[in-house]
Molecule: transfer RNA
Organism: Wickerhamiella sorbophila
RNA sequence: GGAGCAGUGGCGCAAUGGCAGCGUACCAGAUUUCGGUUCUGGUGGUUGCAGGUUCGAGUCCUGUCUGCUUCG
Numbered sequence: 001g002g003a004g005c006a007g008u009g010g011c012g013c014a015a016u017g018g019c020a021g022c023g024u025a026c027c028a029g030a031u032u033u034c035g036g037u038u039c040u041g042g043u044g045g046u047u048g049c050a051g052g053u054u055c056g057a058g059u060c061c062u063g064u065c066u067g068c069u070u071c072g
Stems, first nucleotide, its partner, number of pairs: 001071007010024004018055001026042005048064005
């Protein structure tokens, strides 16, 4: 340098072009003598970045950045 894959809450991951969710963590409450466990509720997202297509994009297209794999 070429090609491919990945990038989404603090972390690990989902999501047929149609309300961005789950687990964990964190916060509050219930339970407990206290703590832990368990249960309930809640906070937290510019879906790497910039554009394009579309009534509508995490998803499709283009460019770009980072990481990984591979070829030379």